[in-house]
Context: one part of a larger RNA
Molecule: small-subunit ribosomal RNA, central domain
Organism: uncultured bacterium
RNA sequence: CUGGGCGUAAAGGGUGUCUAGGCGGCCAUAUUAGUCUUUCGUUAAAUGUCCGGGCUCAACCUGGUCACCGCGAAGGAAACGGUAUGGCUCGAGGGCGUAAGAGGUGCAUGGAACUCAUGGUGGAGGGGUGAAAUCCGUUGAUAUCAUGGGGAACACCAAAGGCGAAGGCAGUGCACUGGUACGUUCCUGACGCUCAAACACGAAAGCCAGGGUAGCGAACGGGAUUAGAUACCCCGGUAGUCCUGGCCCUCAACGUUGCUCGCUCGUUUUACGGAGUAUCGACCCUCUGUGAGACUAAGCUAACGCGGUAAGCGAGCCGCCUGGGUAGUACGAUCGCAAGAUUAAAACUC
Numbered sequence: 001c002u003g004g005g006c007g008u009a010a011a012g013g014g015u016g017u018c019u020a021g022g023c024g025g026c027c028a029u030a031u032u033a034g035u036c037u038u039u040c041g042u043u044a045a046a047u048g049u050c051c052g053g054g055c056u057c058a059a060c061c062u063g064g065u066c067a068c069c070g071c072g073a074a075g076g077a078a079a080c081g082g083u084a085u086g087g088c089u090c091g092a093g094g095g096c097g098u099a100a101g102a103g104g105u106g107c108a109u110g111g112a113a114c115u116c117a118u119g120g121u122g123g124a125g126g127g128g129u130g131a132a133a134u135c136c137g138u139u140g141a142u143a144u145c146a147u148g149g150g151g152a153a154c155a156c157c158a159a160a161g162g163c164g165a166a167g168g169c170a171g172u173g174c175a176c177u178g179g180u181a182c183g184u185u186c187c188u189g190a191c192g193c194u195c196a197a198a199c200a201c202g203a204a205a206g207c208c209a210g211g212g213u214a215g216c217g218a219a220c221g222g223g224a225u226u227a228g229a230u231a232c233c234c235c236g237g238u239a240g241u242c243c244u245g246g247c248c249c250u251c252a253a254c255g256u257u258g259c260u261c262g263c264u265c266g267u268u269u270u271a272c273g274g275a276g277u278a279u280c281g282a283c284c285c286u287c288u289g290u291g292a293g294a295c296u297a298a299g300c301u302a303a304c305g306c307g308g309u310a311a312g313c314g315a316g317c318c319g320c321c322u323g324g325g326u327a328g329u330a331c332g333a334u335c336g337c338a339a340g341a342u343u344a345a346a347a348c349u350c
C1' cells in the first nucleotide's frame, strides 16, 4: 500500500462551528488536458506468452512470435466526469401563520427545612450505637414558643416525560436571547454533505485572586470495633462544596454504537403539531409529520443481540484498529501558575 474491521473481542475523536480537501440534484447547449478509441514512435538485451530447435528427458540453453507497466505525437468519440452558459424545483435556505419546552444569560423574589443569636416556659438529662464511649448540659442543655440573622438546595407537580451539539438543564416572576416542530407551495434557485488544521464549548476534582460559609465534609483530632484497624460505625472538623473574575481540559465525557442522505413487513405506548370525520362545541374515532420508548417480520450478527432511533440494504466524507506486557510510559516537542494534559516510541519479554 492492498485487504479486513471499529455495540460487547484491538478500534468512533468528549461535543460543535468551519477552512483547505474529498464528494455532489434535474434539463439543455457548447467545449474537452479526465475517460474511451485508432494509427505512429518509443518502451536495450535477458525475463514472461505461444510455436519450434539443442543437451537421452527435464531444469537449462536457444530461434522466431506476441505481450508487457507505461510515455510521447496525430486523428476520432462525447455516454460519464470536468469547464462554460442558460434554465428548473424535489435538496438546502428564507418568508408568513401556529406550537411546545428544567435550552442559555442577567436581575428580582417565595416557602419548607437547617443552623446561629436574643428572650419566655421548664428543670435533668440530651445525643449517639449492634452495644457503647468520646461529645453537649444546673454558667440551665434536649424539648417547646416568640423575634431576628444567615447560607445552600428547591418536596409535591414528576413521567419509560421535556429541552440542549455535548457537558448538562428543575421553586416563582420579569427582561434579553439560541435552537426545534407543524402548517402554507409565497420567495431564492443547488446556495448542498462531510471535514485534516484552526476556533469555540466542555461534569467533577484541582489551581490563582477576592468574597462567602448554614448543612455536608477529603485531610486531621478524638471515641469505638479489632489480633491490628492508618477503615467500615460514632463525636468533632480544615480545605472544598457557594459567588465573581481568571486557569485547568480530563471521565464508564457511554447508546461503550461518528456525521449526512436514500431505501426496507407489522403491533403498541408516549410528547408536541396538522388534517379529516363527528359534534351545538369538546372528547371518541381515522389518517398524517417530528421526537421519545417497548415488542417483532425479513435481513444482519461469533453469539448476545440489533431490527424505520438498524448493528438491515446502499452512497459520501472524517476519525480510529492491526497479539499481550513494557505503556498511554520514557525521550523530545507544544500547552499549563502548578497538578498535569496532548502528541508518542523502543530495548527486552511471553
Base pairs, nucleotide, nucleotide: 004321005320006319007304008303012318014201015200016199017198021194022193023192025088026087027086028085029084030083031082032081034080035077036076037075038074039073040072041071042070048066050064051063052062053061054060091191092188093187094186095184096183097182098181099180103177104176105175106174107173108172109171110154114150115149116148117147118146119145120144121143125136126135162169163168206247207246208245209244210243211242215241216240220236221235222234223233258317259316260315261314262313263312266295267294268293269292270291271290272289273288274287275286276285299306300305323350324349325348332343333342334341335340